[in-house]
RNA sequence: CGCUGUUCUCAGGGCGGGGCGUAAUUCCCCACCGGCGGUAUGUGGUAACACGAGCCCGCGAGCGCCUUCCGGUGGAAGGGUCAAGCAGAUCAGGUGCGAUGCCUGAGCCGACAGUGAUAGUCUGGAUGAAAGAGAACGCGG
Numbered sequence: 001c002g003c004u005g006u007u008c009u010c011a012g013g014g015c016g017g018g019g020c021g022u023a024a025u026u027c028c029c030c031a032c033c034g035g036c037g038g039u040a041u042g043u044g045g046u047a048a049c050a051c052g053a054g055c056c057c058g059c060g061a062g063c064g065c066c067u068u069c070c071g072g073u074g075g076a077a078g079g080g081u082c083a084a085g086c087a088g089a090u091c092a093g094g095u096g097c098g099a100u101g102c103c104u105g106a107g108c109c110g111a112c113a114g115u116g117a118u119a120g121u122c123u124g125g126a127u128g129a130a131a132g133a134g135a136a137c138g139c140g141g
Stems, first nucleotide, its partner, number of pairs: 001140003005137006016030004031121002033110002035059004042051003054108002062086002064082001065079006090106005112124003
């Protein structure tokens, strides 16, 4: 320096005020939040380098679907080439050779189950799982 393997650690934020109502942190008005990898005309720095996108590309958990099993209106285990089905969302102006990323402005999006009333923010599966990040050991040159 590279590679692959083992083990360990870490790995998600947010309802505050008002209104209607028997009842709402679920509706309405205002407010609040933004996982991981990549990309980079921005920011900091003498430099090495560090940071920099919810809505650009991709990934993750959940549900669905499929397969197998069981004591079968259901449950358990497994699958990711099942492939996006649920399942997502950005434009305008400015600068510039170049921006869906910078600056200004205005928008938009958000699993499943539960509930005294419809939930991104409450409760629950979850002291779970995981994209991935880091460390130690090992292997090769």

Source information
A computed fold for a 141-nucleotide RNA from Yoonia ponticola, annotated as FMN riboswitch aptamer (RFN element). Lineage of the source: Bacteria > Pseudomonadota > Alphaproteobacteria > Paracoccaceae > Yoonia. It matches the Rfam family "FMN riboswitch aptamer (RFN element)". About the family: The RFN element is a highly conserved domain that is found frequently in the 5'-untranslated regions of prokaryotic mRNAs that encode for flavin mononucleotide (FMN) biosynthesis and transport proteins.